[in-house]
Molecule: transfer RNA
Organism: Phycisphaerales bacterium
């Protein structure tokens, strides 16, 4: 320096170009003599950035950034 890969809730992860989701966790709140376990409810998110396609972008295209893996 040249190639590729991943970026989404606090964590691990989905999501055919068409209302952004699940489990673990958090908080309430039932249920217990108390705690755990269990049942019910709540909040989660600027889909790393800035741009472009399009009616519509987490998806597609560029571009920077951060991390990996390779090549020199």
């Nucleotide at each position: 320096g040249c190639g590729g890969g991943u970026g989404u809730a606090g964590c691990u992860c989905a999501a055919u170009g068409g209302u952004a989701g699940a489990g673990c966790g958090u908080c309430a709140g039932c249920c217990u003599u108390c705690c755990a376990a269990g049942c019910u409810g709540a909040a989660u998110g600027u889909u790393g950035u800035c741009g472009g396609u399009u009616c519509g972008a987490g998806c597609c295209c560029g571009u920077c950034c951060a991390c990996c893996c390779g090549c020199u």